[in-house]
RNA sequence: GUCCACAAAGGCAAACCCGCCGCGAGACGGGGACGCAAAGCCAUGGGUCUGCAAGCAUUGCAGACCGCCAGACUGCUGAAG
Numbered sequence: 001g002u003c004c005a006c007a008a009a010g011g012c013a014a015a016c017c018c019g020c021c022g023c024g025a026g027a028c029g030g031g032g033a034c035g036c037a038a039a040g041c042c043a044u045g046g047g048u049c050u051g052c053a054a055g056c057a058u059u060g061c062a063g064a065c066c067g068c069c070a071g072a073c074u075g076c077u078g079a080a081g
Stems, first nucleotide, its partner, number of pairs: 002081001003078001011036002016031004021026001034067001040073001042071001044070003047065008
């Protein structure tokens, strides 16, 4: 350097519940843990979803999700190979 374990330390936190913001997808805070070695970060490509407008085939515009798949950047510890 590659790699990722029934290792150690630490970290994050799905569903669900409560509060709160939003037309909505969803965001944020608290509780809670199904999971995660990038579940850190960036909506860049694809994908999914929402709103609006055209229209009947979908298209356009504005958004949401990176814990759907890729990709950019950054990065803790460490056994075996």
This is a predicted structure of an 81-nucleotide RNA (c-di-GMP-I-GGC riboswitch aptamer) from a Chloroflexota bacterium. Its mean pLDDT, the model's own confidence on a scale to 100, is 84. The sequence was found by an Rfam model in a public genome assembly.